[in-house]
Record summary: SAM riboswitch aptamer (S box leader), 96 nucleotides, folded computationally. Its Rfam family is "SAM riboswitch aptamer (S box leader)". Rfam's curators write: The SAM riboswitch is found upstream of a number of genes which code for proteins involved in methionine or cysteine biosynthesis in Gram-positive bacteria. The prediction has a mean pLDDT of 80.
RNA sequence: UCCUUAUAAAGAGUGACGGAGGGAUCGGCCCUGUGAUGUCCGGCAACCUGCAAAAAGCAAGGUGCUAAAUCCGACGGUCUGACCGAGAGAUAAGGC
Numbered sequence: 001u002c003c004u005u006a007u008a009a010a011g012a013g014u015g016a017c018g019g020a021g022g023g024a025u026c027g028g029c030c031c032u033g034u035g036a037u038g039u040c041c042g043g044c045a046a047c048c049u050g051c052a053a054a055a056a057g058c059a060a061g062g063u064g065c066u067a068a069a070u071c072c073g074a075c076g077g078u079c080u081g082a083c084c085g086a087g088a089g090a091u092a093a094g095g096c
Base pairs, nucleotide, nucleotide: 002095003094004093005092006091007090013041015040016039017038021031022030023029025074026073027072028071042066043065044064046063047062048061049059050058051057070088075085076084077083
């Protein structure tokens, strides 16, 4: 890299550095010199781990996350508004 399984409408900056883009792609629509992406610190607690173990819950060690429902849509069903199912991407664990 690839494969499998599970999860996702909750939660979490009045900080420091830095200086122009960013929100996966495309179409929208948004954020952004009233400081983006990113790094550090802080915080949150999705999965693993530990305690508990009927479990709730606790911790924050390993990843992760820290604008907007995965921001909405993309394909199909449909009462044409939602909604449901999938697809794509993301995260975690396991495997070749």